This is a predicted structure of a 534-nucleotide part of an RNA (small-subunit ribosomal RNA, 5' domain) from an uncultured bacterium.

[in-house]
Context: one part of a larger RNA
RNA sequence: GACGAACGCUGGCGGCGUGCUUAACACAUGCAAGUGGAACGACGAACCGCGCUUCUGCCCGGGAGCAAUCCUCGAACAGGGGAGUAACACGUGGGUAACCCGCCCCAAAGACCGGGACAUACCCGAGGAAACUCGCGGCUAAUACCGGAUGUGUUCACCGUCCACGAGGAGAGUGACAAAAUGAUGCUUCUGCCUCCGCUUUGGGAUGAGCCCGCGGCCCAUUAGCUUGUUGGCGAGGUAACGGAUCACCUGGGCUUCGAUGGAUAGCUGGACUGAUAGGACCAUCACCCACACUGGGACUGAAACCCUGCCCAAACUCCUACGGGAGGCAACUGUGGGGAAUCUUGCACCCUGAUCCACACUGGGACGCAGCGACACCACGGGCGGGAAGAAGGCUUUCGGGUCGUACACCCCUUUCAGGAUGGAGGAAACUUCCGCUUCGAAUAGCUGUCCCGAGUGAAAGUACUUCCAUAAAAAUCCGCGGCUAACUACGUGCCAACAGCCACGGUAAUACCUCUGGUGCAAACGUUGGCC
Numbered sequence: 001g002a003c004g005a006a007c008g009c010u011g012g013c014g015g016c017g018u019g020c021u022u023a024a025c026a027c028a029u030g031c032a033a034g035u036g037g038a039a040c041g042a043c044g045a046a047c048c049g050c051g052c053u054u055c056u057g058c059c060c061g062g063g064a065g066c067a068a069u070c071c072u073c074g075a076a077c078a079g080g081g082g083a084g085u086a087a088c089a090c091g092u093g094g095g096u097a098a099c100c101c102g103c104c105c106c107a108a109a110g111a112c113c114g115g116g117a118c119a120u121a122c123c124c125g126a127g128g129a130a131a132c133u134c135g136c137g138g139c140u141a142a143u144a145c146c147g148g149a150u151g152u153g154u155u156c157a158c159c160g161u162c163c164a165c166g167a168g169g170a171g172a173g174u175g176a177c178a179a180a181a182u183g184a185u186g187c188u189u190c191u192g193c194c195u196c197c198g199c200u201u202u203g204g205g206a207u208g209a210g211c212c213c214g215c216g217g218c219c220c221a222u223u224a225g226c227u228u229g230u231u232g233g234c235g236a237g238g239u240a241a242c243g244g245a246u247c248a249c250c251u252g253g254g255c256u257u258c259g260a261u262g263g264a265u266a267g268c269u270g271g272a273c274u275g276a277u278a279g280g281a282c283c284a285u286c287a288c289c290c291a292c293a294c295u296g297g298g299a300c301u302g303a304a305a306c307c308c309u310g311c312c313c314a315a316a317c318u319c320c321u322a323c324g325g326g327a328g329g330c331a332a333c334u335g336u337g338g339g340g341a342a343u344c345u346u347g348c349a350c351c352c353u354g355a356u357c358c359a360c361a362c363u364g365g366g367a368c369g370c371a372g373c374g375a376c377a378c379c380a381c382g383g384g385c386g387g388g389a390a391g392a393a394g395g396c397u398u399u400c401g402g403g404u405c406g407u408a409c410a411c412c413c414c415u416u417u418c419a420g421g422a423u424g425g426a427g428g429a430a431a432c433u434u435c436c437g438c439u440u441c442g443a444a445u446a447g448c449u450g451u452c453c454c455g456a457g458u459g460a461a462a463g464u465a466c467u468u469c470c471a472u473a474a475a476a477a478u479c480c481g482c483g484g485c486u487a488a489c490u491a492c493g494u495g496c497c498a499a500c501a502g503c504c505a506c507g508g509u510a511a512u513a514c515c516u517c518u519g520g521u522g523c524a525a526a527c528g529u530u531g532g533c534c
Base pairs, nucleotide, nucleotide: 001533003531005530006529007528008527012381014379015378017376018374019373020339025337026336027335030333034073036071043065047062048061049060051058052057080292082290090216091215092214093213094212095211096210100208104205105204106203107202108201109200110199112148113147114146115145122138123137124135125134126133127132155176156175157174158173161170162169163168183196184195186193187192219263220262225255226254227253230252232250233249235247236246267289269287270286271282273280274279295314296313297312298311317328318327319326320325345371347370348369353367384414386412387411394405395404396403397402420470421469422468424466432457433456434455437451438450441447479522482519483504484503485502491516493514
């Protein structure tokens, strides 16, 4: 000097940050991932329409909406802590002619004809304490599932050309592979058409991943030898993809004092701290990458996982049980116990930003935005201003004359920041939503695109920031130190005792060094101490 600090004493206010560094210890409760009815069947209030009616209502059709089921996309993001890891994990620079890429953008082409089912939905039935399960029971729809046709392309096989030259890449010609229907609005001559969203195939882009390589960054030699899928080859299976990554056979290699192997420690980096630099030491907050999700293992689904709030198995632990069997995983946000010197609220809200689903409106979101608590850090403000000598009383001291606290108090005048009370009251919010008008596409008054900014609406924090007014000096100062280093001294008490102490040292009867008072110094809502770092 700096700190994610702690401890002691003290404590007015605001802004902006920050807050389990220890037990990756165990967790009660609540909440943290849903969404689409414009994919689909079923259900359906008020109300409307047709029909019936015993006048009470009933049936059918439409209907705001809609728990659960089927289906789509999302759930691989966002959020967390740093256990492991000395490694292509990270940083930096390259390679991939050895690779993939849902949603998004551009371009080309297409969407024809059919079918059978199924649900934890619904109906029927059965079992179980529960969790839940069962019936080749019944019924049913789809943008769910399946079959056929078409083949602009693509992939594979065959054949010839061009480019690379290390595997390879790009065209031309012949044989095997797709779709989602209408989902909505409107018009209609009722046949269909239009617009929008979605769908299929291919090529390109963007984005995001995978894999490979050069170089770089810790300690121990009181660790000297290590290795059998081990080193290489041939072939095979496997992967999106190269490869002993895996397997069969062959080979006897490969690494190492330029430190292999083993052990200890550790997430890496941007950065931040210190320092004139060189360097040293550190990875809290923020950001990137990595790895992890009670412990260990495994795959499924999917464009992507070997998946924190998905599945299966095993172990430990906890809970429920009718003892037959079940349930769980806070290193999400609060919160609890425990550990510890030590670290907060079981708060509000989707207003902003970003992201999910959706045609849209919108929805959900402990992300995010806010508020609460803590002087934990930094910064800012306040705690009055002017006059006032009888130098009051009182304290301390004294050579007893005095000196000093000290213009300090009292007393008088003035002001009112801030805290308090009241008035008004933003900005973040228009690039949003809706309406009117215009406009692109369109046959169109649907719909869609853009515009207009005229009208209406949307704020958790919060009646907050800010403004004005009211009242009163009113509510607001401590802490450390005074022998030297080091700014600031006297007196009493004590008597090598009690103590102090960072170093030198002090204390044994005149202690400026202990304790107390007065005085004076320093800093100031703080001041000291301790700790580790430079």